[in-house]
Molecule: SAM riboswitch aptamer (S box leader)
Organism: Deltaproteobacteria bacterium
RNA sequence: GCCUUAUCGAGAGCGGCGGAGGGACUGGCCCGCUGAUGCCGCAGCAACCGCACCCGCGACGGGUGCCGGUGCUAACUCCUGCAGGGUGCUCGAACGCGAGAUGCCCUGGAAGAUAAGGC
Numbered sequence: 001g002c003c004u005u006a007u008c009g010a011g012a013g014c015g016g017c018g019g020a021g022g023g024a025c026u027g028g029c030c031c032g033c034u035g036a037u038g039c040c041g042c043a044g045c046a047a048c049c050g051c052a053c054c055c056g057c058g059a060c061g062g063g064u065g066c067c068g069g070u071g072c073u074a075a076c077u078c079c080u081g082c083a084g085g086g087u088g089c090u091c092g093a094a095c096g097c098g099a100g101a102u103g104c105c106c107u108g109g110a111a112g113a114u115a116a117g118g119c
Stems, first nucleotide, its partner, number of pairs: 001119008013042005021031003025081001027079002043073003048069002050066006077111001082108006089100004
């Protein structure tokens, strides 16, 4: 780097270094010199993997704990992009149809992130 599977509306910040962009990309909307993003230390969250124990006949599933391996600690993965559906508005036609601009909601997908396994 690629493939597969699972998850992504919850949760969790202080200090030091540093000094201008950052939130993957698009369009938005935000964060940032009252110092962001990043790096380091400590602390914490969580429970994917691991370990220990418990429930369950069991494949396996569930629960609890943890100086273990990762991950995470602004905003739903910040929203969005593609497809379908519902609903509100205007116009036309008259029947449940067509057109337009645009807002909201739902479902699926794409992309991305993380874990575990594989190449």